[in-house]
Molecule: Bacterial RNase P class A
Organism: Nocardioides sp.
RNA sequence: UGGGCUGGCCGGGCGAUCGCGUCGCGCUCCUCCCGAGUGAUCGGAGGGGCGCGUCGAGGAAAGUCCGGGCUCCACAGGGCAGAGGUGGUGGCCAACAGCCACCCGGGGCAACCCGCGGGACAGUGCCACAGAGAACAGACCGCCUCCCGUCGUACGUCGAGAGUCGUACGCCGUGGGGCAAGGGUGAAACGGUGAGGUAAGAGCUCACCAGCGGCCCGGGCGACCGGACCGGCUAGGUAAACCCCACCUGGAGCAAGACCAGACAGUGCUCGUCGAGGCGGCCCGCUGAGAGCACGGGUAGGUCGCUGGAGCCUGCGAGCGAUCGCAGGCCGAGAUGGAUGAUCGCCCCCUCGUCAGAGGGACAGAACCCGGCUUACAGGCCAGCCCAUCCG
Numbered sequence: 001u002g003g004g005c006u007g008g009c010c011g012g013g014c015g016a017u018c019g020c021g022u023c024g025c026g027c028u029c030c031u032c033c034c035g036a037g038u039g040a041u042c043g044g045a046g047g048g049g050c051g052c053g054u055c056g057a058g059g060a061a062a063g064u065c066c067g068g069g070c071u072c073c074a075c076a077g078g079g080c081a082g083a084g085g086u087g088g089u090g091g092c093c094a095a096c097a098g099c100c101a102c103c104c105g106g107g108g109c110a111a112c113c114c115g116c117g118g119g120a121c122a123g124u125g126c127c128a129c130a131g132a133g134a135a136c137a138g139a140c141c142g143c144c145u146c147c148c149g150u151c152g153u154a155c156g157u158c159g160a161g162a163g164u165c166g167u168a169c170g171c172c173g174u175g176g177g178g179c180a181a182g183g184g185u186g187a188a189a190c191g192g193u194g195a196g197g198u199a200a201g202a203g204c205u206c207a208c209c210a211g212c213g214g215c216c217c218g219g220g221c222g223a224c225c226g227g228a229c230c231g232g233c234u235a236g237g238u239a240a241a242c243c244c245c246a247c248c249u250g251g252a253g254c255a256a257g258a259c260c261a262g263a264c265a266g267u268g269c270u271c272g273u274c275g276a277g278g279c280g281g282c283c284c285g286c287u288g289a290g291a292g293c294a295c296g297g298g299u300a301g302g303u304c305g306c307u308g309g310a311g312c313c314u315g316c317g318a319g320c321g322a323u324c325g326c327a328g329g330c331c332g333a334g335a336u337g338g339a340u341g342a343u344c345g346c347c348c349c350c351u352c353g354u355c356a357g358a359g360g361g362a363c364a365g366a367a368c369c370c371g372g373c374u375u376a377c378a379g380g381c382c383a384g385c386c387c388a389u390c391c392g
Stems, first nucleotide, its partner, number of pairs: 001388010012347007020056002023053010034043003058363001062374002065372005070253004077284004083249005088102005103117001104115004118244002123242002125238003140183002142179004148173002151170006158163001191209006210234001212231003216227004257304004266295006277287003311330008348361005
């Protein structure tokens, strides 16, 4: 200098004017008639208006996919069956399907990336198309001819001869048989290379290699890694197919749930203390009076839950890291037709430009709260690492 990999961060700034919501203070008006007072009045509570101050969306507030807090269902119980989830190892965390480190497999020269990563010697199923054959496989081309047959040659037997029979060799075969080395198909064809062997071949035999099983030694907390010996010569894939193993899991959700005020009208049927209903399916166990359906009537207000929390920032320390500990500091939305905005000016970035200026600045908006994951995103900043080349 060029190319690449990874991690982190920001995601417009300042000012003016107008506007909205929360909370606090002050002024003012109204209501209540709660308290004091004979009374004017004062105090209190609630509400309206005005003024001042304060705070007012995000890295994803999103998808609602996981995990929790919180609330109610009985104190959330026992067993069985079933269902759902998780799945290399160790750690972190309140917990997790998250995160960190490592292992194994795959990709890359490398930094690094990817893996829905338990079990296929418990059993069952499936393996499209192509192909002869797809799981205790198979023979299309091919190879071979101990067998069979035709033909030819040679020799021999018999025969006067034509010829017959036998043996050997050779060629051939819609034949029989042998083979699985080679070709071909496929994602995958029942180990690879070499030698022996054979009619041709083949773990048929042997050597080496790969892989499998057993056992032992060494290293590691562990997944696993390295090595020695023995065995049989070879075992396909698929569990996001059933299944098996280990571990985990009660349900519903802030319209949870609690309270206040106000309104209304009940009726019919069925079941039920011989136990309805409730605790996800069944049984046990517990509880103990209502439950279900249909018709009809009323309401659509307010308060709490509600935001201070596994919280944020800084520093120090432990750890490879996720993360944790200690100290100090900080308070950062709480709406309920739902606030968090609009306009203008200056600056910033990008594009165009006739150099005056013009246009553009993303994805997107809390709704009980956290921890994650995933998805969307104009533009920009920072750090570390790898490869190639050049110079010193």